[in-house]
């Protein structure tokens, strides 16, 4: 001089299973909380839109695909595990610790 974390500013990605059904229970960071619109009508259902909570943003398994896969367990489910140096996937700017790393430069 550069790197790089914490902390920030703004913007952006994303999902919402299972257990008939629940005020219960599983697993998780989160399992649908609220607003409005649609489904002639109502509606605790369903679906679409803002919001919110929670994660995740290239160092990127957050989350989508493959996949109605593949072992294994469970009351049941992506519950585990393998698939996976597989294919996708939202970022710019500030800031900088430190017995750090790296480049040059002097003595």
């Nucleotide at each position: 001089a550069g790197a790089c974390a914490a902390c920030u500013g703004c913007g952006g990605g994303g999902g919402a299973g299972c257990c008939c059904a629940u005020u219960g229970g599983c697993u998780g960071a989160g399992a649908g909380u609220u607003c409005g619109g649609c489904g002639a009508c109502g509606a605790u259902c369903g679906c679409c839109g803002g919001a919110g909570a929670c994660c995740c943003c290239u160092u990127g398994a957050a989350c989508c695909u493959g996949a109605u896969g593949c072992g294994g367990g469970u009351a049941a489910u992506g519950c585990c595990g393998u698939c996976g140096c597989a294919g996708g996937g939202a970022g710019c700017g500030a800031g900088g610790a430190g017995u750090u790393c790296u480049u040059g430069g002097c003595c």